The RNA shown here (c-di-AMP riboswitch aptamer (ydaO/yuaA leader)) has 135 nucleotides and comes from Salinispora cortesiana.
[in-house]
RNA sequence: CGUGCCGACCCGCUAAAUUGCCGAAAGGUGAACCGGGGACCCGUUCUAUCUGGGGUGAAUCCACGAGUUUCGUGGUAGGGCGCACUUCCCGUCCGAAUCCGUCAGCUAACCCGGUCAGCGGUAUCGGAAGGAGUC
Numbered sequence: 001c002g003u004g005c006c007g008a009c010c011c012g013c014u015a016a017a018u019u020g021c022c023g024a025a026a027g028g029u030g031a032a033c034c035g036g037g038g039a040c041c042c043g044u045u046c047u048a049u050c051u052g053g054g055g056u057g058a059a060u061c062c063a064c065g066a067g068u069u070u071c072g073u074g075g076u077a078g079g080g081c082g083c084a085c086u087u088c089c090c091g092u093c094c095g096a097a098u099c100c101g102u103c104a105g106c107u108a109a110c111c112c113g114g115u116c117a118g119c120g121g122u123a124u125c126g127g128a129a130g131g132a133g134u135c
Base pairs, nucleotide, nucleotide: 010121011120012119013118014117018031019030020029021028022027032115033114034113035112036111037110042105052103053100054099055098056097061075062074063073064072065071078094079093080092081091082090085130086129087128088127089126
C1' cells in the first nucleotide's frame, strides 16, 4: 500500500413492528402505527359428501418438464428498491411463508390482539420535470 474477515458508530432498506415512563432485571403501562372480531341497512347463495371455509401478506395464476406427494424451468396478476416527496423514463429485484380449526360478508357502539425478524453501505450515490420545505 492492497485484499479479505469481525466489531462499533453513522446513514439507509423490507415490514405495523417505533418510542415515553416505572423497574436491578423480569416485566408492567402510555403514545403512535398495524391486525382481527362485531348491528340495522346493504350484500351474498349456500350447506352436506368432497383436500369445507376463512385470516395475515405484494406473493396469485398459467404452461412445460421430470425422478410425477415432493421438485425444476419459463412466464404472470401483483409488489419493492435506485438515499426527502410526486409523476414519467430507465435499470434492478421479489412474486414467499404461515395462522385459525368446521367458524367469521360489510358493519356504528363495543371487544380482542401485534410492535418480531432479516439485510445493505463510504460511492462520478440512475435521468427528466414539478411542488413543498430548509439553510
The source organism's lineage runs through Bacteria, Bacillati, Actinomycetota, Actinomycetes and Salinispora. It matches the Rfam family "c-di-AMP riboswitch aptamer (ydaO/yuaA leader)". The literature on the family includes a 2004 paper in Proc Natl Acad Sci U S A by Barrick et al., "New RNA motifs suggest an expanded scope for riboswitches in bacterial genetic control". About the family: This family represents a conserved RNA structure found upstream of the ydaO and yuaA genes in Bacillus subtilis and related genes in other bacteria. Its mean pLDDT, the model's own confidence on a scale to 100, is 77.